Annotation
Model confidence (mean pLDDT): 81 of 100. Transfer RNA from archaeon UBA543, 74 nucleotides, folded computationally. Its Rfam family is "tRNA". Rfam classes the family as a transfer RNA. It was read from a public genome assembly.

[in-house]
RNA sequence: GGGCCCAUAGCUCAGCUUGGUAGAGCGCCUGCUUUGCAAGCAGGAGGCCGGGUGUUCGAAUCACCCUGGGUCCA
Numbered sequence: 001g002g003g004c005c006c007a008u009a010g011c012u013c014a015g016c017u018u019g020g021u022a023g024a025g026c027g028c029c030u031g032c033u034u035u036g037c038a039a040g041c042a043g044g045a046g047g048c049c050g051g052g053u054g055u056u057c058g059a060a061u062c063a064c065c066c067u068g069g070g071u072c073c074a
Base pairs, nucleotide, nucleotide: 001073002072003071004070005069006068007067010026011025012024013023020057028044029043030042031041032040050066051065052064053063054062
């Protein structure tokens, strides 16, 4: 220098192929249960998706550029 992959909630990840209200598990908060804790049950908060531009009625999703990480080639 070039090819490919990854970036979404505090953490681990799905959703992207096929554009149409952002989800799961764990964690966190509240309540019930308990002498208390844990477990269990019920409810709740929390991200507008790495940054930018574009296409579109509409973008996490498509195109381009950039940033960071991984990997391969030179």